[in-house]
RNA sequence: UGAGCCCGCCGGGCGGCCGCGGUGCCUUCGGGCGUCGAGGAAAGUCCGGACUCCGCAGGGCACGGUGCUGGGUAACACCCAGGCGGGGCGACCCGACGGAAAGUGGAACAGAGAGCAGACCGCCGAUGGCCGCCUCAGCGGCACAGGCAAGGGUGAAACGGUGGUGUAAGAGACCACCAGCGUCGCGGGUGACCGCGACGGCUCGCCAAACCCCACCGGGAGCAAGGCCGAACAGGGGCCGGGUGGCCCGUCCGAUGGCCCCGGGUAGGCCGCAAGAGCCCGCCGGCAACGGCGGGCCCAGAUAGAUGGCCGCCGCCGGUUCAUCACCGGCACAGAAUCCGGCUUACAGGCGGGCUCACCCG
Numbered sequence: 001u002g003a004g005c006c007c008g009c010c011g012g013g014c015g016g017c018c019g020c021g022g023u024g025c026c027u028u029c030g031g032g033c034g035u036c037g038a039g040g041a042a043a044g045u046c047c048g049g050a051c052u053c054c055g056c057a058g059g060g061c062a063c064g065g066u067g068c069u070g071g072g073u074a075a076c077a078c079c080c081a082g083g084c085g086g087g088g089c090g091a092c093c094c095g096a097c098g099g100a101a102a103g104u105g106g107a108a109c110a111g112a113g114a115g116c117a118g119a120c121c122g123c124c125g126a127u128g129g130c131c132g133c134c135u136c137a138g139c140g141g142c143a144c145a146g147g148c149a150a151g152g153g154u155g156a157a158a159c160g161g162u163g164g165u166g167u168a169a170g171a172g173a174c175c176a177c178c179a180g181c182g183u184c185g186c187g188g189g190u191g192a193c194c195g196c197g198a199c200g201g202c203u204c205g206c207c208a209a210a211c212c213c214c215a216c217c218g219g220g221a222g223c224a225a226g227g228c229c230g231a232a233c234a235g236g237g238g239c240c241g242g243g244u245g246g247c248c249c250g251u252c253c254g255a256u257g258g259c260c261c262c263g264g265g266u267a268g269g270c271c272g273c274a275a276g277a278g279c280c281c282g283c284c285g286g287c288a289a290c291g292g293c294g295g296g297c298c299c300a301g302a303u304a305g306a307u308g309g310c311c312g313c314c315g316c317c318g319g320u321u322c323a324u325c326a327c328c329g330g331c332a333c334a335g336a337a338u339c340c341g342g343c344u345u346a347c348a349g350g351c352g353g354g355c356u357c358a359c360c361c362g
Stems, first nucleotide, its partner, number of pairs: 001358010012314007020037007039333001043344002046342005051222004063218005068082005083097001084095004098213002103211002105207002120152002122148003127145002129142005160178006179203001181200008226271004236262003239258002241253004278297008315331005
């Protein structure tokens, strides 16, 4: 200088005027003054919790979720650190990463054959068969039976690799080395796992975000949860009244009689609901995620839903210009609704830090 990787952060600024929502004080009730007023994702509603109501002795089945290890956390499918596998020259990135030598099932097309496989081309034809030669032993030929799986071919994948022995040709059939699997031992590590050695059968393939098996976790619904106050109309109950009856109880009538009372509850209002797993700074512990301590701060609460508009200056981007000035246009994605921790997705432009590779110079 050029390519790239990772982490963190900002995401228009200042001032004026008008307007909107919450709240405090004052008020002559008209209002005035002060103060606060979207986000890093408020989004998707995909996980995990807090909170609320309902259910619940305990256990099991079913269903759903999670799935390497250690740690963090209220919890998690999140985060940190590590192991293993894969990718990259590298910084670094990606992985639902238990089990396929329990069972069921799947693998398009191609191919002979796709799993205790198979024979299209090919190799052989020792043995048997046929033909020829030969006195016999035997030799030669054919490729019919049959043998083989080395080589070719198909495929994402074809039942370890290389070399040798062996054979008619071959083959873990046997041997050596290598790879891989399993068992055991020793050593390191909290652990996942790693290193070394011995032995074994010679290899037992892939898919479980297919069924399934194993281990662990999970009760349901959700702030329209839930609680409080509470008109009008209708309706219910009580009291009064009338009939029956000598009286009481009882019973019947009372829509077009009365009166007040009661409970539930709709509209509506209030709470839940804004001080919290809170934010900032410092110190300490820890590799880190995070935790502890101290100090400071108060930081939206609407309910059809406020957070907006205009102007000036500056910043950035685009256009116009050869260029500057000037002029014109624009300011990413988006936007609370019980709250919190994550994940994912969207995002113009910009800032800071650490690191890698290539080339050049000293």
Model confidence (mean pLDDT): 79 of 100. Predicted 3D model of a 362-nucleotide RNA (Bacterial RNase P class A) from an Actinomycetota bacterium. It matches the Rfam family "Bacterial RNase P class A". A reference for the family is Frank and Pace (1998), "Ribonuclease P: unity and diversity in a tRNA processing ribozyme", Annu Rev Biochem. The family's RNA type in Rfam is ribozyme. It was read from a public genome assembly, where an Rfam model found it.